[in-house]
RNA sequence: AAGACCAUAGCUCAGUGGUAGAGCAUCUGACUUGCAUGCUGAAGGUUCUGGGUUCAAUUCCCAGUGUUCUCC
Numbered sequence: 001a002a003g004a005c006c007a008u009a010g011c012u013c014a015g016u017g018g019u020a021g022a023g024c025a026u027c028u029g030a031c032u033u034g035c036a037u038g039c040u041g042a043a044g045g046u047u048c049u050g051g052g053u054u055c056a057a058u059u060c061c062c063a064g065u066g067u068u069c070u071c072c
Base pairs, nucleotide, nucleotide: 002070003069004068006066007065010024011023012022013021018055026042027041029039048064049063050062051061052060
C1' cells in the first nucleotide's frame, strides 16, 4: 500500500426500512435479626462521525475515524 469483519445501555450481544430489546451489572420494593441466593418493579440510548436515497434509516449507499484479522 491492498482486502475483510465489526462499532447499538456501564459490560457481553440481538435487532435488518415503520417510535430500540435481552442477559449481567446498578437502584427500588417485599422477605430476613442481618447478609447472600431467588422474586417484584424502575432507571439507564445523539444506534461511532458526516453526507446521500426514501414519506420514513440502527438497517440501504458513499466518505471518514477507530478496533481486530489476512496478505505483502
Molecule: transfer RNA
Organism: Podarcis lilfordi